[in-house]
This is a predicted structure of a 72-nucleotide RNA (transfer RNA) from Callorhinchus milii. Rfam family: tRNA. Rfam classes the family as a transfer RNA. The sequence is in RNAcentral, with records from Rfam. Model confidence (mean pLDDT): 81 of 100.

RNA sequence: CAUCCCGUAGCUCAGUGGUUAGAGCACUCACCUCACAAGUGAGAGACCUGGAUUCGAUUCCCUGCAGGGUGA
Numbered sequence: 001c002a003u004c005c006c007g008u009a010g011c012u013c014a015g016u017g018g019u020u021a022g023a024g025c026a027c028u029c030a031c032c033u034c035a036c037a038a039g040u041g042a043g044a045g046a047c048c049u050g051g052a053u054u055c056g057a058u059u060c061c062c063u064g065c066a067g068g069g070u071g072a
Stems, first nucleotide, its partner, number of pairs: 001071005007065001010025004018055001027043005048064001050062002
């Protein structure tokens, strides 16, 4: 420099053009216990940035950013 892939919760991952964006672990609170752990219940927490298309974009398209692979 060229080309390909990926970007969603604190971490690991699902997911879909439609009006509740989910799961596991982790976190907070309550219950339980003499206490802790385990268990049960509840809660908080996220779509990389900017634009385009669309009635509607986390999803489709383009640019940028960050990460990774390949080639030179």